[in-house]
RNA sequence: GAGUUAUAAAGAAGAGUGGAGAGAUCAGGCUCGGUGAAACUCUGGCAACCAACAACUGUAAGGUGCCAAUACCUGCCCAUAGGGAAUAAUAACAA
Numbered sequence: 001g002a003g004u005u006a007u008a009a010a011g012a013a014g015a016g017u018g019g020a021g022a023g024a025u026c027a028g029g030c031u032c033g034g035u036g037a038a039a040c041u042c043u044g045g046c047a048a049c050c051a052a053c054a055a056c057u058g059u060a061a062g063g064u065g066c067c068a069a070u071a072c073c074u075g076c077c078c079a080u081a082g083g084g085a086a087u088a089a090u091a092a093c094a095a
Base pairs, nucleotide, nucleotide: 003093004092005091006090007089013043014042015041016040017039021032022031023030026075027074028073029072044067045066046065049063050062052059053058054057071087076084077083078082
């Protein structure tokens, strides 16, 4: 990197370094950003996929993940609302 399954209108930010971009990709929009983006580090938190414990739904200390906006919105299909697909992300599994 390819495969299988599951999930998404909920939830959770401060500091230091850094110095101009960021919101996955492409296009269009919109938003965030020198009152400091990305990235890295520390601390804090959320959540409950796996593990653990308790017993059928909880707990939150282990392994991940996550902490602007619905996966920011639209794009393809059906459509009035809305739904579905594709893609990406994360987890678990498996080779």
This is a predicted structure of a 95-nucleotide RNA (SAM riboswitch aptamer (S box leader)) from a Salinivirgaceae bacterium. Its Rfam family is "SAM riboswitch aptamer (S box leader)". Gene Ontology term of the family: regulation of gene expression. It was read from a public genome assembly, where an Rfam model found it. Taxonomically the source falls in Salinivirgaceae (Bacteria, Bacteroidota, Bacteroidia, Bacteroidales). Its mean pLDDT, the model's own confidence on a scale to 100, is 84.